RNA sequence: CGAGUUGGCUAGACAAUCGCUGUACCUUUGGGUAUAGAGGAAAGUCCGGACUCCAUAGGGUAGAGUGCCAGGUAACGCCUGGGGGGCGCGAGCCUACGGCAAGUGCAACAGAAAGUAUACCGCCGGCCUAGCCGGUAAGGGUGAAAUGGUGCGGUAAGAGCGCACCGCGUUGCUGGUAACAGUAGCGGCGAGGUAAACCCCACUCGGAGCAAGACCAAAUAGGGAUCCAAUGGUGUGACCCGCACUGGAUCCGGGUUGGUUGCUUGAGGUGUGUGGCGACGCACAUCCCAGUUGAAUGAUUGUCCACGACAGAAUCCGGCUUACCGGCCAGCUCGUUUC
Numbered sequence: 001c002g003a004g005u006u007g008g009c010u011a012g013a014c015a016a017u018c019g020c021u022g023u024a025c026c027u028u029u030g031g032g033u034a035u036a037g038a039g040g041a042a043a044g045u046c047c048g049g050a051c052u053c054c055a056u057a058g059g060g061u062a063g064a065g066u067g068c069c070a071g072g073u074a075a076c077g078c079c080u081g082g083g084g085g086g087c088g089c090g091a092g093c094c095u096a097c098g099g100c101a102a103g104u105g106c107a108a109c110a111g112a113a114a115g116u117a118u119a120c121c122g123c124c125g126g127c128c129u130a131g132c133c134g135g136u137a138a139g140g141g142u143g144a145a146a147u148g149g150u151g152c153g154g155u156a157a158g159a160g161c162g163c164a165c166c167g168c169g170u171u172g173c174u175g176g177u178a179a180c181a182g183u184a185g186c187g188g189c190g191a192g193g194u195a196a197a198c199c200c201c202a203c204u205c206g207g208a209g210c211a212a213g214a215c216c217a218a219a220u221a222g223g224g225a226u227c228c229a230a231u232g233g234u235g236u237g238a239c240c241c242g243c244a245c246u247g248g249a250u251c252c253g254g255g256u257u258g259g260u261u262g263c264u265u266g267a268g269g270u271g272u273g274u275g276g277c278g279a280c281g282c283a284c285a286u287c288c289c290a291g292u293u294g295a296a297u298g299a300u301u302g303u304c305c306a307c308g309a310c311a312g313a314a315u316c317c318g319g320c321u322u323a324c325c326g327g328c329c330a331g332c333u334c335g336u337u338u339c
Base pairs, nucleotide, nucleotide: 001335002334003333004332005331006330007329008328009327010326012304013303014302015301016300017299018298020037021036022035023034024033025032026031039310043321044320046319047318048317049316050315051209052208053207054206058241059240060239061238063205064204065203066202067201068082069081070080071079072078083097084095085094086093087092098200099199103198104197105194106193120140121139122136123135124134125133126132127131148166149165150164151163152162153161167189168187169186170185171184172183173182174181175180213261214260215259216258223252224251225250226249227248228247232246233245234244235243268287269286270285271284272283273282274281275280
């Protein structure tokens, strides 16, 4: 200097004029002053909760979710650190990562054969020799995949037939909380692949949702019809058992669509110290930072510049995923050149 990779911050700035919303104070009730006023994703509605109600009764089955180990967290399918596997020269990145030796499936076509195997070509031997019989699975072919791999020996020719190493299974020892790793043996070794196939195993799981819920005011038709009825009916996912209560269900019609609250002080932000590899925890200090409801923050002018993308809260919070113009900072890797 170039190319990569990982992490963090930011999301136009300043000024003027007019305009909008909340809160506090003042007020001649017209308004005035001060102060605050959309995001890193507010998006998706995919997970987890807080909160409210059912509700002062549960248990089981089915069903659903997660799936290496250890931690963090209110919790999670999230995050952190490790392990195994894969990709990359590397820094790093990805991971739907329990079990096929419990069972049942699936693998078209091709091929002799797709799983306790087989012989199409081939190799070897024999004979009654252009063929038949026997042996074989090392070589070739087919296929995504061919019954452990490579090498040496052995054989009529071959084959774990034997041996060495690797692989597989298994035992001990060492290290580690563990997943696992290393090492020393034993066994020729019968059982290939696939579970984001059914399935088995382990753990977890009530429902509905701020249009939840609470209160106030007002109005109406104390309306009508049909069905079931204690061996019934109802009770916030399905079914069963249990428990509680004693009426339920359907259709037609009428009234109210108003106001207050929930509504923003939080598993909150920031700073410092401290414990931890880290996620994060603890202590002290400090700050208040949108609360609309037909939905508020807009318009104009001027200057600067990095020339502005994706994009607007609606009960709240922790994550994940998706979209995205730029700017700044730091670590690490590879390559080239110079000293």
Bacterial RNase P class A from a Legionellales bacterium, 339 nucleotides, folded computationally. Model confidence (mean pLDDT): 78 of 100. Taxonomically the source falls in Legionellales (Bacteria, Pseudomonadati, Pseudomonadota, Gammaproteobacteria).